[in-house]
Context: one part of a larger RNA
RNA sequence: CGUAGGAAGUUUGAGUGGCCCUCUCUCUAGUACGAGAGGAUUGAGAGGGACGUACCUCUGGUGUUCCUGUUGUCGCGCUAGCGGCAUUAGCAGGGUAGCCACGUACGGCCGGGAUAAACGCUGAAAGCAUCUAAGCGUGAAACCCUCCACAAGACGAGACUUCCCUUCGCAAGAUGAAGGCUCCGUGUAGACUACACGGUCGAUAGGCUGGCAGUGUAAAGGCAGCAAUGUCUGUAGCUAACCAGUACUAAUCGCCAACCG
Numbered sequence: 001c002g003u004a005g006g007a008a009g010u011u012u013g014a015g016u017g018g019c020c021c022u023c024u025c026u027c028u029a030g031u032a033c034g035a036g037a038g039g040a041u042u043g044a045g046a047g048g049g050a051c052g053u054a055c056c057u058c059u060g061g062u063g064u065u066c067c068u069g070u071u072g073u074c075g076c077g078c079u080a081g082c083g084g085c086a087u088u089a090g091c092a093g094g095g096u097a098g099c100c101a102c103g104u105a106c107g108g109c110c111g112g113g114a115u116a117a118a119c120g121c122u123g124a125a126a127g128c129a130u131c132u133a134a135g136c137g138u139g140a141a142a143c144c145c146u147c148c149a150c151a152a153g154a155c156g157a158g159a160c161u162u163c164c165c166u167u168c169g170c171a172a173g174a175u176g177a178a179g180g181c182u183c184c185g186u187g188u189a190g191a192c193u194a195c196a197c198g199g200u201c202g203a204u205a206g207g208c209u210g211g212c213a214g215u216g217u218a219a220a221g222g223c224a225g226c227a228a229u230g231u232c233u234g235u236a237g238c239u240a241a242c243c244a245g246u247a248c249u250a251a252u253c254g255c256c257a258a259c260c261g
Base pairs, nucleotide, nucleotide: 001153005164006163007162008161009160010159011158015150016149017148018147021049022048023047024046025045026044027043033038051107052106053105054104055103059101060100061099062098066094067093068092069091070090071086072085073084074083075082076081111145112144113143118138119137120136121135165261167174168173179256180255181254183199184198185197186196187195204250205249206248207246208245209244210243211242213239214238215237220233221232222231223230224229
């Protein structure tokens, strides 16, 4: 811009893409078959491998500063207590959210249609025979559906539901409906854009409070010990992304858009 009024939401599916794997075992059954050795078709069920999708409850990884320990050295006047640097984590032990797999869940199924090779029925040409010439069947991981995803710019531009519009003006234009946009606070989204949520009629983010969770018992003081250190107050102190509550801070203000097609 189009889809002949303007919008919001929900859709149909022309078309396109994806998937399509495979093994072992059990029963049928030591049956059919076979002298025996051996050993099924078929049908039913169970468990795997690889692959794929989603997710983070569990298990585990990461988690560049959440907690702790600790070496050397320097600083805060000294002690104590802290901080800097040693990788723009010094090293080490753990670790929330998120992300992930080594983790969890699920998937390929079943079924239908038309067929290939092949196997048939009826059957003439050709009094017989013949699956074929007319006609009718069975039949494969291949094909078309079934399953999953996208999809009306499918210009053949579809459908449904709901909302708005008969105003003023001679005209130019004005007003600003439903609705939308910008802007702002953001994240489940994300390179940007887009998408989604919220914008005081508000819990959107930050802060604060509480919780969960992590670390592992802070500082200070008391006590014990010559001291290093231990112990008590005390499951302490501190704490990121998580979960709630709470307007304390920040979400100010604006713009576009119609006249019955």

A computed fold for a 261-nucleotide part of an RNA from a metagenome, annotated as large-subunit ribosomal RNA, domain VI. The RNAcentral record of the full RNA draws on SILVA. Its Rfam family is "Bacterial large subunit ribosomal RNA". The coordinates come from a structure-prediction model, not an experiment, and the mean pLDDT is 87.